Small-subunit ribosomal RNA, 3' major domain from Lotharella globosa, 473 nucleotides, folded computationally. Model confidence (mean pLDDT): 82 of 100. Its Rfam family is "Bacterial small subunit ribosomal RNA". Clan: SSU clan. The RNAcentral record of the full RNA draws on ENA.
Context: one part of a larger RNA
RNA sequence: UGACGGGGGCCCGCACAAGCGGUGGAGCAUGUGGUUUAAUUCGAUGAUACGCGAGGAACCUUACCUGGACUAGAAUGCGAGUGCUAUCUGCAGAGAUGCGGAGUUCUUCGGACACGAAGCAAGGUGCUGCAUGGCUGUCGUCAGCUCGUGUCGUGAGAUGUUGGGUUAAGUCCCGCAACGAGCGCAACCCCUAUUCUUAGUUGCCAGCAUGUAAUGAUGGGGACUCUAAGAAGACUGCCUGCGCAAGCAGAGAGGAAGGAGGGGACGACGUCAAGUCAUCAUGGCCCUUACGUCCAGGGCUACACACGUGCUACAAUGGAGCGUACAAAGGGCUGCGAUCUCGCGAGAGUCAGCUAAUCCCAUAAAACGCUUCGUAGUCCGGAUCGCAGUCUGCAACUCGACUGCGUGAAGUCGGAAUCGCUAGUAAUCGCAGAUCAGAAUGCUGCGGUGAAUACGUUCCCGGGCCUUGUACA
Numbered sequence: 001u002g003a004c005g006g007g008g009g010c011c012c013g014c015a016c017a018a019g020c021g022g023u024g025g026a027g028c029a030u031g032u033g034g035u036u037u038a039a040u041u042c043g044a045u046g047a048u049a050c051g052c053g054a055g056g057a058a059c060c061u062u063a064c065c066u067g068g069a070c071u072a073g074a075a076u077g078c079g080a081g082u083g084c085u086a087u088c089u090g091c092a093g094a095g096a097u098g099c100g101g102a103g104u105u106c107u108u109c110g111g112a113c114a115c116g117a118a119g120c121a122a123g124g125u126g127c128u129g130c131a132u133g134g135c136u137g138u139c140g141u142c143a144g145c146u147c148g149u150g151u152c153g154u155g156a157g158a159u160g161u162u163g164g165g166u167u168a169a170g171u172c173c174c175g176c177a178a179c180g181a182g183c184g185c186a187a188c189c190c191c192u193a194u195u196c197u198u199a200g201u202u203g204c205c206a207g208c209a210u211g212u213a214a215u216g217a218u219g220g221g222g223a224c225u226c227u228a229a230g231a232a233g234a235c236u237g238c239c240u241g242c243g244c245a246a247g248c249a250g251a252g253a254g255g256a257a258g259g260a261g262g263g264g265a266c267g268a269c270g271u272c273a274a275g276u277c278a279u280c281a282u283g284g285c286c287c288u289u290a291c292g293u294c295c296a297g298g299g300c301u302a303c304a305c306a307c308g309u310g311c312u313a314c315a316a317u318g319g320a321g322c323g324u325a326c327a328a329a330g331g332g333c334u335g336c337g338a339u340c341u342c343g344c345g346a347g348a349g350u351c352a353g354c355u356a357a358u359c360c361c362a363u364a365a366a367a368c369g370c371u372u373c374g375u376a377g378u379c380c381g382g383a384u385c386g387c388a389g390u391c392u393g394c395a396a397c398u399c400g401a402c403u404g405c406g407u408g409a410a411g412u413c414g415g416a417a418u419c420g421c422u423a424g425u426a427a428u429c430g431c432a433g434a435u436c437a438g439a440a441u442g443c444u445g446c447g448g449u450g451a452a453u454a455c456g457u458u459c460c461c462g463g464g465c466c467u468u469g470u471a472c473a
Base pairs, nucleotide, nucleotide: 001473002472003470004469005468007467008466009465010464011463012462013461015457016456019421020420021419022418023417026312027311028310029309030308031307032306033305034303035302042053043052064298065297066296067295068294069293070292077120078119081115082114083113087102088101089100090099091098092097105112106111123287124286126285127284128283132281133280134276135275136274137272139270144183145182146181147180148179149178150159151158152157163174164173165172189264190263191262192261194232195231196230197229198228199227200226204221205220208219209218210217235258238252239250240249241248242247314414318373319372320371321370322369323368330361331360332359335354336353340349341348342347380411385406386405387404388403389402390401391400427449428448429447430446431445432444433443
């Protein structure tokens, strides 16, 4: 000087407390451990691994296993040379592949295109993340981390950065052997809440007309909504009180918004030899008729069990039936697919429109109105299984999703323990998208309905500043 303390002081955070809803019990989904296996590819492992890499394993993917093949090789460049390659097709084979058949063209005669000896060169998802770059997690959006000059100290170092206030903040003020500065904080950026200006189609429809069973459907209009460009607006600016000031308080005024309005992007010096050699790049080491490459089938989907994360429930604030209302944000040409017909349905046939503020996906659901069920393993719950089907796709046996009929398991609110959340939040309800042929209860977004509680900082956890002890560095 740090680090540490079951030392002290001050302060903060859904850290506790006050509340609301869960997890831990059940069934299933998914990840992991373990076990099994020819293989169940590899990585991630307290917080900071475990619906994680994977934003989507039937083949492919795929790295694993079994078997069958190749050896300058599956890709790329140069390349002597060849002229048909491409394309179609026969046989053998699981295919890779092997053996055959048919066979164009263009030509500026250079070639395009394909094959191609030798060679220069390849390939490796093999090892080392403790050789590395890059990227990332975490402490932590915590308020810290430093430098120049000066001063003090023999020196390591100190000072500044401590103190008194204040703040979300090393934010600002006052004081001070310090005076300044840098990286962080804040602001500048984006979305959102209000208004104005401009613009008015594909969006809108107040007034004026037309028309319909009905619909901005039509003429028309720019008022309104909206769209998308610009601008204004919030600064403790004003008032009162306290204060030297910074600032704090006020159900104060004005204002759509008030003291950082709400949200996002943004992550200092560094810590964990944290994670990643399997995104990529890369040093070293290793393989080179194989640890490379091609192919078929299998596996990654196994199952006594253990754990994490979720979904659905255990019901009446509910289940079922009928009726009926209101979104936002997205996606669409190998695509979204209206209408009509068929089917109980998943869907099928048909084809209109749309390269989209125009058409489509697309009826939002919870909510609301009426009816029924009456506390029961039930008209709750839906696992499991049987049969019959639909769709995608060469192909659903291993191993897809969905539909109909039947079947109707556990489960009556969950031990010790443990998690999230402070407002348009929790809870609850549906919608969309990425990936994607198909395959979400996951993920990322979107809106609808919409709470309770916070006395307080004694205690648990984490962190910041000062100080103290230390046989630790």